[in-house]
The RNA shown here (transfer RNA) has 71 nucleotides and comes from an Actinomycetes bacterium. RNAcentral holds the sequence, with entries from ENA and MGnify. NCBI's taxonomy places the organism under Bacteria, Bacillati, Actinomycetota, Actinomycetes. It matches the Rfam family "tRNA". It is annotated as a transfer RNA. Model confidence (mean pLDDT): 82 of 100.
RNA sequence: UGCGGGGUCGUCCAAGGGAAAGACGCCCGGCUCUGGACCGGGAAAUCGGGGUUCGAAUCCCUGCCCCGCAG
Numbered sequence: 001u002g003c004g005g006g007g008u009c010g011u012c013c014a015a016g017g018g019a020a021a022g023a024c025g026c027c028c029g030g031c032u033c034u035g036g037a038c039c040g041g042g043a044a045a046u047c048g049g050g051g052u053u054c055g056a057a058u059c060c061c062u063g064c065c066c067c068g069c070a071g
Stems, first nucleotide, its partner, number of pairs: 001070007010024003018054001026042005047063005
């Protein structure tokens, strides 16, 4: 430098145009002699900028970062 793949709650990871899901962790409550176990509830995210569209995490352009291959 070229090509390919990827970037989503604190972490891992779904959603492939129609109000962003789950697990772990965290917070509150319950249970309990106590508890880090179990049960219930809650907060928490789409890499940046532009474009298309009634509507974008998703499609297009551009930039940044990570991984792989090639040179």